A computed fold for a 271-nucleotide RNA from a Candidatus Aenigmatarchaeota archaeon, annotated as Bacterial large signal recognition particle RNA.
[in-house]
RNA sequence: GGAUACCAACGAUCGGGGAGGCACCAGUUCCCUGUAAGCACAAAACUGGUUUAUGGUGCGAUCGUAGUCCAAGGGCGGUAUGGAAUUGUGAGUUAGCCUGAGUAUCUGACUGAGAAGCUCUGUCCCAUAGGGUUAGAUGCUUAACGAACCAGGUGAGGUCGGGAACGAAGCAGCCUUAAGUUAGGUGUUUUAACGCUUGUGGUAAACGGAGUGGAGAAGGGUAUUCAGACAAACUAACUUGCAAGGCUAUAUCCACCAAGGGCGUGUAUCC
Numbered sequence: 001g002g003a004u005a006c007c008a009a010c011g012a013u014c015g016g017g018g019a020g021g022c023a024c025c026a027g028u029u030c031c032c033u034g035u036a037a038g039c040a041c042a043a044a045a046c047u048g049g050u051u052u053a054u055g056g057u058g059c060g061a062u063c064g065u066a067g068u069c070c071a072a073g074g075g076c077g078g079u080a081u082g083g084a085a086u087u088g089u090g091a092g093u094u095a096g097c098c099u100g101a102g103u104a105u106c107u108g109a110c111u112g113a114g115a116a117g118c119u120c121u122g123u124c125c126c127a128u129a130g131g132g133u134u135a136g137a138u139g140c141u142u143a144a145c146g147a148a149c150c151a152g153g154u155g156a157g158g159u160c161g162g163g164a165a166c167g168a169a170g171c172a173g174c175c176u177u178a179a180g181u182u183a184g185g186u187g188u189u190u191u192a193a194c195g196c197u198u199g200u201g202g203u204a205a206a207c208g209g210a211g212u213g214g215a216g217a218a219g220g221g222u223a224u225u226c227a228g229a230c231a232a233a234c235u236a237a238c239u240u241g242c243a244a245g246g247c248u249a250u251a252u253c254c255a256c257c258a259a260g261g262g263c264g265u266g267u268a269u270c271c
Stems, first nucleotide, its partner, number of pairs: 001271006010064005015033005023050005038059004067263004073257002077253007086244011098228010110216001117212007125202007132194006138187008151176004159168003
């Protein structure tokens, strides 16, 4: 140096990473990723460790130019910070939506058989002072009715007194009447109602009449200004809090691939 075999000793592999947790490291937990690349046991108020650590305990498999270390570059994924936006949700502010008035503009019933405006006036309406009508109350009056006992007259029967004549009280009934009821008449006062009527005063608007005026204009839509109402609901904008999933920039960690470079050849037998 080569060949064959073995895995007992020696050496190596049987994955790696991020988050979290921890004084710190690793694990069980969650997540990403690779593979031909093992099994069992315990582990979160936890398990094994300690100044550099790259799990612990017990088995097993593969291998010996096997494997391992550094690493330009590529690169899945994670974390932190910032930026610009999106969606959902909560809160706040402003405005719109509502009402009234003004201005501009569009439309436009009506209009030279005369618009708007202005003046006068009437109606409607309000107040007040009267009148009238109707319905009541009240006074007087007419008629009728009208008290079983506590109004009157009369008073059958019966009752009482009496020898008798006669007398007494008096129920029912009848008559008259009081309080009162009903229906009329009439007068005074008063109450209420009235699209009845008169006078005076008031009156934003509406309708009518007259005068003036000489071409607009009732109403409606749009925009805008001012004032009011509202913050309950709805719509929009802005500000802000929370949550979610993405984009982008920087930083950082990084599975995996990897140019290139370094380390490295166990044991046995034979040549």
Of the family's consensus pairs, 93% are formed in the model. RNAcentral holds the sequence, with entries from ENA.